[in-house]
A computed fold for a 71-nucleotide RNA from a Planctomycetota bacterium, annotated as transfer RNA.
It matches the Rfam family "tRNA". By type it is a transfer RNA.
The organism belongs to Planctomycetota, within Bacteria.
RNAcentral holds the sequence, with entries from ENA.
RNA sequence: GGCCCCGUCGCCAAGUGGAAAGGUACGAGACUGCAAAUCUCGUGACGCCGGUUCGAUUCCGGCCGGGGCCU
Numbered sequence: 001g002g003c004c005c006c007g008u009c010g011c012c013a014a015g016u017g018g019a020a021a022g023g024u025a026c027g028a029g030a031c032u033g034c035a036a037a038u039c040u041c042g043u044g045a046c047g048c049c050g051g052u053u054c055g056a057u058u059c060c061g062g063c064c065g066g067g068g069c070c071u
Base pairs, nucleotide, nucleotide: 001070002069003068004067005066006065007064010024011023012022018054026042027041028040029039030038047063048062049061050060051059
């Protein structure tokens, strides 16, 4: 330098054009003599910029970051 893959709540992780599951963590409550465990409720996310579209996390381009292969 070229090519490929990935980038989603603090962490892990699904999804895929009509507006985002789950786990864990965190906060509150229940329970307990106190805790732990368990149960209930709750907060929070689509790397950045542009394009296509009525509508983009999803498609296209570029950039940034991570990983791999080739030279």